[in-house]
A computed fold for a 76-nucleotide RNA from a Thermoproteota archaeon, annotated as transfer RNA.
Taxonomically the source falls in Thermoproteota (Archaea, Thermoproteati).
Rfam family: tRNA.
The same sequence occurs in records of 3 taxa.
The RNAcentral record of the sequence draws on ENA.
Its mean pLDDT, the model's own confidence on a scale to 100, is 81.

RNA sequence: GGGCGGGUGGUCUAGUGGCUAUGACGCCGCGCUCACAACGCGGAAGUCGGCGGUUCGAAUCCGUCCCCGCCCACCA
Numbered sequence: 001g002g003g004c005g006g007g008u009g010g011u012c013u014a015g016u017g018g019c020u021a022u023g024a025c026g027c028c029g030c031g032c033u034c035a036c037a038a039c040g041c042g043g044a045a046g047u048c049g050g051c052g053g054u055u056c057g058a059a060u061c062c063g064u065c066c067c068c069g070c071c072c073a074c075c076a
Base pairs, nucleotide, nucleotide: 001072002071003070004069005068006067007066010025011024012023018056027043028042029041030040031039049065050064051063052062053061
């Protein structure tokens, strides 16, 4: 330098143009318990990597940039 895959709550993750962005773990509150765990109920937490574009409408499509991983090439 070229190609491919990925970036979504604290962590992991679903979501291939249209409902209020999904679930698990974790966290907070309540119930239960002598207490803790487990379990049940409720809750907070996301500018969907950045910018621009297409569209009535973008996490999703296009361009560019950044970051991570894999492969190839080149140089010494």